[in-house]
c-di-GMP-I riboswitch aptamer from a bacterium, 75 nucleotides, folded computationally.

RNA sequence: ACCGGAUAAAGGCACCCCCGCCGCGAGGCGGGCUCGCAAAGCCAGGGGUCUCUUGCAGACGGCCCAGCCACCCGU
Numbered sequence: 001a002c003c004g005g006a007u008a009a010a011g012g013c014a015c016c017c018c019c020g021c022c023g024c025g026a027g028g029c030g031g032g033c034u035c036g037c038a039a040a041g042c043c044a045g046g047g048g049u050c051u052c053u054u055g056c057a058g059a060c061g062g063c064c065c066a067g068c069c070a071c072c073c074g075u
Stems, first nucleotide, its partner, number of pairs: 003074003012037002017032006035062001041068002045065003048060004052055001
């Protein structure tokens, strides 16, 4: 490097719900909580789902694929 992920260790993320703020909305951000996650890191290119004021419009990366990058450990 490749391959892999253990009832392990270190560190990380955070569904639902609650509070605050933003948005017409799907949803987003911050805090609490912790269902889960070995890419639950990034990316809206393809598919998919969803929203609205229906258009050169938006949301979702914790739905799948492609692309990019990466921690720990084992071999």